[in-house]
RNA sequence: GGGGGCGUCGUAUAAUGGUAGUACAGCGGUCUCCAAAACCGUUAGUCAGGGUUCGAUUCCUUGCGCCCCCG
Numbered sequence: 001g002g003g004g005g006c007g008u009c010g011u012a013u014a015a016u017g018g019u020a021g022u023a024c025a026g027c028g029g030u031c032u033c034c035a036a037a038a039c040c041g042u043u044a045g046u047c048a049g050g051g052u053u054c055g056a057u058u059c060c061u062u063g064c065g066c067c068c069c070c071g
Stems, first nucleotide, its partner, number of pairs: 001070007010024004018054001026042005047063005
């Protein structure tokens, strides 16, 4: 220099055009002499800009970051 993949709560991971879920973690509560465990409830997220569309996590484009391949 060229090519490809990925980017979603704190972490891991779904959602392929129409309501962003799940688990763990966090917080509150129940239980307990206390704690742990268990159970109930709850907070929190789409890497950034632009475009297409009635509607974008999803499609297109540019940038950024990470990983892989070629030279």

The RNA shown here (transfer RNA) has 71 nucleotides and comes from a Candidatus Harrisonbacteria bacterium. Its Rfam family is "tRNA". By type it is a transfer RNA. Gene Ontology term of the family: triplet codon-amino acid adaptor activity. The RNAcentral record of the sequence draws on ENA.